[in-house]
RNA sequence: AGAGUUUGAUCCUGGCUCAGGAUGAACGCUAGCGGCAGGCUUAAUACAUGCAAGUCGAGGGGUAACAUGGGUAGCAAUACCUGAUGACGACCGGCAAACGGGUGCGGAACACGUACGCAACCUUCCCAUAACUGGUGAAUAGCCUUCCGAAAGGAAGAUUAAUACACCGUAACUUAACGAAGAGGCAUCUCUUUGUUAAUAUAGGCUUCGGCCGGUUUUGGAUGGGCGUGCGCCUGAUUAGGUAGUUGGCGGGGUAACGGCCCACCAAGCCUGCGAUCAGUAACUGGUGUGAGAGCACGACCAGUCACACGGGCACUGAGACACGGGCCCGACUCCUACGGGAGGCAGCAGUAAGGAAUAUUGGUCAAUGGACGAAAGUCUGAACCAGCCAUGCCGCGUGAAGGAUUAAGGCCCUCUGGGUUGUAAACUUCUUUUAUCUGGGACGAAAAAAGGGUAUUCUUACUCACUUGACGGUACCAGAGGAAUAAGCACCGGCUAACUCCGUGCCAGCAGCCGCGGUAAUACGGAGGGUGCAAGCGUUAUCCGGAUUUACUGGGUUUAAAGGGUGCGUAGGUGGGUUUGUAAGUCAGUGGUGAAAUCUCCGAGCUUAACUCGGAAACUGCCAUUGAUACUAUAGAUCUUGAAUUAUCUGGAGGUAAGCGGAAUAUGUCAUGUAGCGGUGAAAUGCUUAGAUAUGACAUAGAACACCAAUUGCGAAGGCAGCUUGCUACGGAUAUAUUGACACUGAGGCACGAAAGCGUGGGGAUCAAACAGGAUUAGAUACCCUGGUAGUCCACGCCGUAAACGAUGAGUGCUAGGUGUCACGGGCUUUGACCCUCGUGGUGCCGAAGCUAACGCGUUAAGCACUCCGCCUGGGGAGUACGGUCGCAAGACUAAAACUCAAAGAAAUUGACGGGGGCCCGCACAAGCGGUGGAGCAUGUUGUUUAAUUCGACGCAACGCGAAGAACCUUACCUGGGCUAGAAAGUACAGGAAGUCGGUCGAAAGGUCGAUGUGCCCUUCGGGGAACCUGUGGUUAGGCGCUGCAUGGCUGUCGUCAGCUCGUGUCGUGAGAUGUUGGGUUAAGUCCCGCAACGAGCGCAACCCCUGUUGUUAGUUGCCAGCAUUAAGUUGGGCACUCUAACAAGACUGCCGACCUUUAAGUCGGAGGAAGGUGGGGAUGACGUCAAGUCAUCAUGGCCCUUAUGUCCAGGGCUACAAACGUGCUACCAUGGUCGAUACAAAGGGUUGCGAACCCGCGAGGGGAAGCCAAUCUCAAAAAGUCGACCUCAGUACAGAUAGGAGUCUGCAACUCGACUCCUUGAAGUCGGAAUCGCUAGUAAUCGCUGAUCAGCAUGGCAGCGGUGAAUACGUUCCCGGGCCUUGUACACACCGCCCGUCACACCAUGGGAGUCGAUUGCUCCAGAAGCGCCUGAGCCAACCGCAAGGAGGCAGGGCCCCAAGGAGUGAUCGGUAACUGGGGUGAAGUCGCAACAAGUUA
Repeated sequence: AGAGUUUGAUCCUGGCUCAGGAUGAACGCUAGCGGCAGGCUUAAUACAUGCAAGUCGAGGGGUAACAUGGGUAGCAAUACCUGAUGACGACCGGCAAACGGGUGCGGAACACGUACGCAACCUUCCCAUAACUGGUGAAUAGCCUUCCGAAAGGAAGAUUAAUACACCGUAACUUAACGAAGAGGCAUCUCUUUGUUAAUAUAGGCUUCGGCCGGUUUUGGAUGGGCGUGCGCCUGAUUAGGUAGUUGGCGGGGUAACGGCCCACCAAGCCUGCGAUCAGUAACUGGUGUGAGAGCACGACCAGUCACACGGGCACUGAGACACGGGCCCGACUCCUACGGGAGGCAGCAGUAAGGAAUAUUGGUCAAUGGACGAAAGUCUGAACCAGCCAUGCCGCGUGAAGGAUUAAGGCCCUCUGGGUUGUAAACUUCUUUUAUCUGGGACGAAAAAAGGGUAUUCUUACUCACUUGACGGUACCAGAGGAAUAAGCACCGGCUAACUCCGUGCCAGCAGCCGCGGUAAUACGGAGGGUGCAAGCGUUAUCCGGAUUUACUGGGUUUAAAGGGUGCGUAGGUGGGUUUGUAAGUCAGUGGUGAAAUCUCCGAGCUUAACUCGGAAACUGCCAUUGAUACUAUAGAUCUUGAAUUAUCUGGAGGUAAGCGGAAUAUGUCAUGUAGCGGUGAAAUGCUUAGAUAUGACAUAGAACACCAAUUGCGAAGGCAGCUUGCUACGGAUAUAUUGACACUGAGGCACGAAAGCGUGGGGAUCAAACAGGAUUAGAUACCCUGGUAGUCCACGCCGUAAACGAUGAGUGCUAGGUGUCACGGGCUUUGACCCUCGUGGUGCCGAAGCUAACGCGUUAAGCACUCCGCCUGGGGAGUACGGUCGCAAGACUAAAACUCAAAGAAAUUGACGGGGGCCCGCACAAGCGGUGGAGCAUGUUGUUUAAUUCGACGCAACGCGAAGAACCUUACCUGGGCUAGAAAGUACAGGAAGUCGGUCGAAAGGUCGAUGUGCCCUUCGGGGAACCUGUGGUUAGGCGCUGCAUGGCUGUCGUCAGCUCGUGUCGUGAGAUGUUGGGUUAAGUCCCGCAACGAGCGCAACCCCUGUUGUUAGUUGCCAGCAUUAAGUUGGGCACUCUAACAAGACUGCCGACCUUUAAGUCGGAGGAAGGUGGGGAUGACGUCAAGUCAUCAUGGCCCUUAUGUCCAGGGCUACAAACGUGCUACCAUGGUCGAUACAAAGGGUUGCGAACCCGCGAGGGGAAGCCAAUCUCAAAAAGUCGACCUCAGUACAGAUAGGAGUCUGCAACUCGACUCCUUGAAGUCGGAAUCGCUAGUAAUCGCUGAUCAGCAUGGCAGCGGUGAAUACGUUCCCGGGCCUUGUACACACCGCCCGUCACACCAUGGGAGUCGAUUGCUCCAGAAGCGCCUGAGCCAACCGCAAGGAGGCAGGGCCCCAAGGAGUGAUCGGUAACUGGGGUGAAGUCGCAACAAGUUA
């Protein structure tokens, strides 16, 4: 410090996710030790048991228990007595119990933090100070006696003490009242000194007799508290008004003290947009976590403060409480009970139950520190110090170290006789002993106090000596012993992110933080081997900060990504021109106080180190005070003119509003002319019309809108504004004089304006026209089109308040190159008329520099550079929706969420693809022609069906006479049945046998079985061995037309013989990419030329190759024959001229001419010559790529599967089935023909298991026969159409030949299923073929025959070739199909066979409404009223004082009043739960209906 994820790729915007750190954590797996910390975050839920606050006998009466002493009785044990002593239960009294300890309910508040203030206060104990400590009295606990009660407890009587209680005396520098003088301050005032009057105290105890400890009063201090104030301190405006003791005053009461704190009266205030009130949430802080910081989140432990103590209320005591382990009352709950009554409060320490993912021992000690009491010893102390449990965290240590290759075995992997890895790892050798174990030693923390001795000292005290005290703990630590001995796991390994292979699984099981893996070769699931990371831990989950500049103060944006308010005016607020003076609030500087300690940082120190702890420094960025500075801001004053405004003179316009006027058009009406249609559409129909339409003419009426001018124009704040005239009114601009003197800009709320549609009332109603009706279209058509037509459109008044209200661009000011239009005005020159030229100001357009921008683009009219103010945005959907509120007559508008869901949604640009977008061009693509298919019969292939099997593959073009160039058996892969299991075939080892031949028998055969025969070749030591072959056995293995063409190679098809596809360097662009390759011409062609930020190059095109067309040369048999000779015949002689054959050459290149052309080019057109002319014709040749195209059944091959079977052998069957459908063909339907007879002319091929002549036989297929030929020699072999002649005469025929019967031939072991052919007989459909569709541009189509492969046989038709005869037509590119280039749009990229919307149906989820119902909180009005303070009363009762007494003072019980907790009643509000039913929303591999959007998306 970044990374992953939207896309085919790019850049941007933007969200989601990850890597880091942290935790009072929990869970899973694992676990050696120690140190230091921490440990109910949930139920402030309920609590059994024990302990947590007592102490003082030197305050008191005393003596229940214990101990000692003494006494009495007894031999003794022992019993009894004795407060005498130590001590001390209970009791009176004093102090403490208000601290310490716990928890975080409540509380949004002076609760807390910080800084001030109290001239408005208190303070036990402590220190200092000044005084006092006299006299007297009456009781009461306890104890004793009696009584009540289950208990808790209570009552009566007698008696008793005090440092308990009461009274009197004395007393002030105290208090109160009234004064005097002085000083000070902060407004009320305060302080000092002083005068008069009045009031007010006390307690003793111990003693060594020195004194010590107390008590009362005063003043001061210290400590601790109380009160007030400024500032800081969470969220919500879908909470906007709140408040009657409320705000203030006078006077009282009350308090330690101020105060509406309380009361009576008076006034009507007080708080609030700088957020009152209400609602929700929350203890606050020092700090903690994180972060570069600013911030954000948190407030465990430690420390300071607050609040609370079962829920609520109340006071008492006291210095201090409205009191955790005190009291009273109400309530809930629990317990005891004899049913009459009582008891209780762990949010103290342990512990229990419950809740929960989850949090410990019913431990030890007061040794230390601290606290209470005490004169002290001491007692108490779950505070505290320690120990126990827990890897909860942080820190440290260890699980060994060195050597050691045979790179062992085993595991895993592989290209497998071998190699790699685990791995120097192990074994083995040497060494060490931390830790653990055992043994021994053994701390620091402790020094005081107290009591004792001594010295000094007036007191007090100081120093010193000796003695005593440790829970932890026999712990830390030290030493010794032996021995590698006692000690490693967890997660991960697709990318992010370090780390890879095998096996299993097969969209299953599963994984997953995001992207995403898994559908038979998974580095992503599970296991293994190996590796990576961390390590006594490792992972997961949860939460916080970071990354996130993703709320932006530091530090973001707003044309198109989310986002500028529809527009103006204007309030508060914010901001504001030049000069100068004062002040000093902001600002800056110095100083002082404070900012607790701890924490953080730095330096040092102590534990072996570290964590941890200690010391010091710094810091705590804050607040307060004070002294200065005065540039800027502010404030007060003065002044200026440039901002702003006013005035003057001109000028502009569809600016607004009101009234009046006008013509064209339309519709309607009347009259007239006139006759059959009009109208409308893609085509029609509805509609109108003989009752006279449409058309034409005249006149009349009505309403609405204003052609031309007209524009890139003008005006207005926006919406918007258009015939002409007038009135009223507003505004802009220019120029120049004068005036005011900052008067300005923006603008939350607010107010006003605000298109269209809509609403209300009343008019008006010509046109147009939602709704509606009809006609069409359509599968449907609630649409598009047509005919009608109502609201409305128009006017007046009143609402509504929204628009893609757009420049998708808020307003204002200043600055920053230009060029060119246009509107308005002015100046200059000239002319003096308008132009023209030039300069300036204000508007309005275009193009562009710098700059900006993600890009597109903007660019003085900014989206540039700056400033001021306002509005708005923060992923997509849910949703501009719900609820609430405000407005509205309504429609609705404004404000405006959440649950849930997704990992994207989006902007701009790029390359493709696509378009019922555009331009250019090509192709038998259409058109023009010729001939077919589709109808018939047959052949053949396919589907389907059937079957035991009908083997398999191929499926638009580019499957279907295709693999198959040939299924009777074989082939053959299929079926049935019969057999074999090292196998039908190959290699190897061993054993036997030569090999082989013949025969019998069973069987359908395969095969089984029996018998006979035979012994060969080479070597030999004569035993035997070897080679080939056969049989058997064994192990590595064979075999598979079994699966996967979506694991593959190879081969092939197709776009397409289309003209394209790319690269290097350079340049442009942030980039994907572009350029080149586009443009102008031209071509069959990215062919060539010209131009050009491109210059070159490659694969394709073309050419090179083959055949053919012309000629030449060479050669002349098997070919040829001109001339010569010869024959039946080129048969032979002869010849090689010609044909032909087959090798080599020549030839064609726009080379030549012309040209209307063109850019002096490329080229095109025409011509000449030539056998051939513009690639002459044909073939081979197929760029980058596309279709997961085809083929595992040609072959090869990975993986998987079968192995007495999915292998292999055999027989028979099937692939040949047959209702039906389709493709491809053949033959026909006839007269350009059919039949018969005669007769002519090819090319290219094949042939020895072959072609097979002549000749003979047969009607024929064929048979016999055998010459010749390994082929320019022989043969297949006859070419056919054609030509000549004859017959047929338009018919189901002398056409057509299917089907069928009979008889045969050939091949072959074998023609039944199931071959071909021949002869005789039979003689079906069919008379030119619907919709639709195919081929072909010249030696082509059409037509005619010939040959070959395969092959025993089988092609009449299929395939591959060959020649014969031999046309027609092409105006042209509008349209159909396919293709190429450029351009345009795009929401497509699996790329239009794309994408995608909504209803309906089903499942699930969250949510709104909902008759209601349940609960929580709360306001108001009442009722009621416990305990208790206060007040009043007090006829009953009472010790202290007064009084002789009566009685009084004072007090108590009781009663009443005020306030008030719980409780009750009524009525509202808010929030939440739930609900029949209901609304929409979201999500969900394969549902339904349509096709709304994206291309002109087919109605933009």

A computed fold for a 1500-nucleotide RNA from a metagenome, annotated as small-subunit ribosomal RNA. The coordinates come from a structure-prediction model, not an experiment, and the mean pLDDT is 83. Rfam family: Bacterial small subunit ribosomal RNA. The RNAcentral record of the sequence draws on SILVA.